[in-house]
């Protein structure tokens, strides 16, 4: 320098063009004498910029940023 993959709340992931799921974890209530579980509820996310499209987390290009091969 080239090829490839990957980038989603605090983690870890799911989502192949039309309201962004889920577990963990966080606050809050209920339960308990009390803590722990447990069961309700809430908060919190699509690397960035630009194209296509009636509409982009999804496609297309640049760029960042990690991983891999390769030189």
């Nucleotide at each position: 320098g080239g090829g490839c993959c990957u980038g989603u709340g605090g983690u870890c992931c799911a989502g192949u063009g039309g309201u962004a799921a889920g577990a963990c974890g966080u606050g809050g209530c209920a339960u308990u004498c009390g803590c722990a579980u447990u069961g309700c509820c809430a908060a919190g996310a699509c690397g960035g910029g630009a194209g296509u499209c009636c509409g982009a987390u999804u496609c297309u290009c640049c760029c960042c940023a990690g991983g891999u091969c390769c030189a």
Description
The RNA shown here (transfer RNA) has 71 nucleotides and comes from a Minisyncoccota bacterium. The prediction has a mean pLDDT of 85. It matches the Rfam family "tRNA". It is annotated as a transfer RNA. From the family's description: Transfer RNA (tRNA) molecules are approximately 80 nucleotides in length.